Predicted 3D model of a 102-nucleotide RNA (SAM riboswitch aptamer (S box leader)) from a mouse gut metagenome.
The sequence is in RNAcentral, with records from MGnify.
It matches the Rfam family "SAM riboswitch aptamer (S box leader)". From the family's description: The SAM riboswitch is found upstream of a number of genes which code for proteins involved in methionine or cysteine biosynthesis in Gram-positive bacteria.

[in-house]
């Protein structure tokens, strides 16, 4: 830096002990246990055993999560920041940001 997703999903466990929810403002979460670790679980970016069809093969397509690499497991990416419509409320779009893959 390209580029695809962000409004579904996922613990009444252990360790441990005070913060956290990226950044502003906000709102909220949080010794009825925060953030971190391990174990659980979701999920289908990649990858994939296997399955059907096509095809001379190479290989496409479609179906498919058993194993691997990630990632994610409060609230829409909590919301919001800039810009347009609306007409005072919402709603579109950008930006910022996670996250895969290149």
């Nucleotide at each position: 830096c390209u580029u695809a997703u962000c409004a579904a999903g996922a613990g009444c466990g252990g360790c441990u002990g005070a913060g956290g929810a990226a950044c502003u403002g906000g709102u909220c979460c949080u010794g009825u246990g925060a953030a971190g670790c391990c174990c659980g679980g979701c999920a289908a970016c990649c990858u994939a055993a296997u399955u059907g069809c096509g095809g001379a093969a190479a290989c496409g397509c479609a179906a498919g999560a058993a194993a691997g690499g990630u990632g994610c497991u409060a609230a829409a990416u909590c919301c919001u920041g800039c810009g347009g419509a609306u007409u005072u409320u919402u709603c579109c779009g950008a930006g910022a940001g996670a996250u895969g893959a290149g």